[in-house]
RNA sequence: GGAGUUGGCCAGGCAGUCGCGCCGUGUUCAUAUCAUCGAUAUGAAUGCGGUGAGGAAAGUCCGGGCUCCGCAGGACAGAGUGCCAGGUAACGCCUGGGGGGCGUGAGCCUACGGAAAGUGCCACAGAAAAUAUACCGCCUGCGGAGCUUCGGCUUAACAGGUAAGGGUGAAAUGGUGCGGUAAGAGCGCACCGCAUGGCUGGCAACAGGCAUGGCAGGGCAAACCCCACUCGGAGCAAGACCAAAUAGGGGAACAUAAUGCGUGGUCCGCGCUGUUCCCGGGUAGGUUGCUUGAGGUAUGCGGUGACGUAUAUCCUAGAUGAAUGACUGUCCCGGCUUUUUAAGCCACGACAGAACCCGGCUUAUCGGCCAACUCCUCUU
Numbered sequence: 001g002g003a004g005u006u007g008g009c010c011a012g013g014c015a016g017u018c019g020c021g022c023c024g025u026g027u028u029c030a031u032a033u034c035a036u037c038g039a040u041a042u043g044a045a046u047g048c049g050g051u052g053a054g055g056a057a058a059g060u061c062c063g064g065g066c067u068c069c070g071c072a073g074g075a076c077a078g079a080g081u082g083c084c085a086g087g088u089a090a091c092g093c094c095u096g097g098g099g100g101g102c103g104u105g106a107g108c109c110u111a112c113g114g115a116a117a118g119u120g121c122c123a124c125a126g127a128a129a130a131u132a133u134a135c136c137g138c139c140u141g142c143g144g145a146g147c148u149u150c151g152g153c154u155u156a157a158c159a160g161g162u163a164a165g166g167g168u169g170a171a172a173u174g175g176u177g178c179g180g181u182a183a184g185a186g187c188g189c190a191c192c193g194c195a196u197g198g199c200u201g202g203c204a205a206c207a208g209g210c211a212u213g214g215c216a217g218g219g220c221a222a223a224c225c226c227c228a229c230u231c232g233g234a235g236c237a238a239g240a241c242c243a244a245a246u247a248g249g250g251g252a253a254c255a256u257a258a259u260g261c262g263u264g265g266u267c268c269g270c271g272c273u274g275u276u277c278c279c280g281g282g283u284a285g286g287u288u289g290c291u292u293g294a295g296g297u298a299u300g301c302g303g304u305g306a307c308g309u310a311u312a313u314c315c316u317a318g319a320u321g322a323a324u325g326a327c328u329g330u331c332c333c334g335g336c337u338u339u340u341u342a343a344g345c346c347a348c349g350a351c352a353g354a355a356c357c358c359g360g361c362u363u364a365u366c367g368g369c370c371a372a373c374u375c376c377u378c379u380u
Stems, first nucleotide, its partner, number of pairs: 001376010012331007020052015054351001058362002061360005066235004078231005083097005098112001099110004113226002118224002120220003135166002137162005144155004174192006193215001194213004199208003239288004249279007260272004295314008334346005
């Protein structure tokens, strides 16, 4: 100097003008109450001050807090998780470690329990895809044919042996080598792999090494399934409070003068009916839940780390037909052009916007900064 890996941070800066939401405070007006030259409450207008989106506010995919229904003990069904240890309120998240794979490396990826409980699948090709089997080939035997220097050699068929070599396939019944054999074969041996049993290290996953065994039914469980563990449901439109108008419900009092209906054979009575008052429920609407919380920052301590803990300090949106915006100047950055130490023009900056609140994951994202580390090249 170039190419990368991991972790963290910023999310244009400054100044001015106008506007919007919320909070505090002052003034004016209106209404209500107390009972009066005022006080309190509510509403409207307005002045001043403070404050006002994010790293993802997003997807709503997991986990919790909170609230209600309810009492969730057992069984079944269903869903999810799946190497080990730890962190946490909890998790499918995070940290550290192990196994496997990729990369020269820093590092990255990994649903990574069980295939000897059972069922199922393995396209095409291939002899055969799992009770095994044999296409070409190699070897032996038998008789036949051909050649012959009579020692044999070659060859189609048949009967066997073999799984070394070729061929098919994503995958072919341990691999490499030597011996062995008619040719071959764990048939024998060495090394590697595998299985079983001890030992050593480690909390464990697991690793190392020793002995024994000639080697066992290949793969797929993000196929059904089996095993272990976890899970009650709904969600701030949860829930709580205040509470009109109209209609309807219940109760009390009065009127039952007139007509009618029901009950009944008829009468009385009662109900349906009218007026006034009271009560409670629901709706519209309003208030609350509503932002001080597993909270942020700094330092110390414990821990490899996630994280925990102690002290100090800070308060940081709370809307609801839903505020958080617009414009101007200047600087930085980006693109284009030219007369290239510069000037002009364009875009006014990426992704995107709270809605009960947190912890995660995933997805989107212009440009830039910092730290640690790796590889290559050059110079000294």
The RNA shown here (Bacterial RNase P class A) has 380 nucleotides and comes from a Gammaproteobacteria bacterium. Model confidence (mean pLDDT): 76 of 100. The model forms 95% of the base pairs in the Rfam consensus. Lineage of the source: Bacteria > Pseudomonadati > Pseudomonadota > Gammaproteobacteria. Its Rfam family is "Bacterial RNase P class A". By type it is a ribozyme. A source record names the gene rnpB.